Pistol ribozyme, 67 nucleotides, folded computationally. The coordinates come from a structure-prediction model, not an experiment, and the mean pLDDT is 77. The model forms 100% of the base pairs in the Rfam consensus. The sequence is in RNAcentral, with records from ZWD. Rfam family: Pistol ribozyme. A reference for the family is Weinberg et al. (2015), "New classes of self-cleaving ribozymes revealed by comparative genomics analysis", Nat Chem Biol.

Formats: sequence, C1' cells, structure tokens
RNA sequence: ACUCAUCACAUCGAGUCUAAAAGUCAUUUAAGCUGUGAGCGUUGGGAGGUCACACUCCCAUGUAUGA
Repeated sequence: ACUCAUCACAUCGAGUCUAAAAGUCAUUUAAGCUGUGAGCGUUGGGAGGUCACACUCCCAUGUAUGA
C1' cells in the first nucleotide's frame, strides 16, 4: 500500500495477489468479528409457480446468557 471477513461508515483481526482463514472460554440460537444503520444471507408463515422440486413475490424475525 492492497485484498478479505453480507453491504455503508468506524473498530479489531488475517493475508500478500489469493479470498480464504482467524478473531477468549462455556452454554444457547436458524441467526453470520464488534458498534450504528441497512435487511444481503439465514429461519418461520403466506401467495404464485411446478407432476414434484427449482424459481418468483409478500409478511414476520433480526440470538441470548455467564465467566
């Protein structure tokens, strides 16, 4: 200096051309580093669609606790 961890900003962390991996421990949750916002993914319900899937749309949810 660049890339990455859903997105924006900030933080922390990892890696060095690759886009993965890690991020105190335990329990818990479908719920993904952290904070704010989003609502991308995920989960539940409904409608359309299909022989049945797939797929599309709408609504709701947006982990929690302890050391």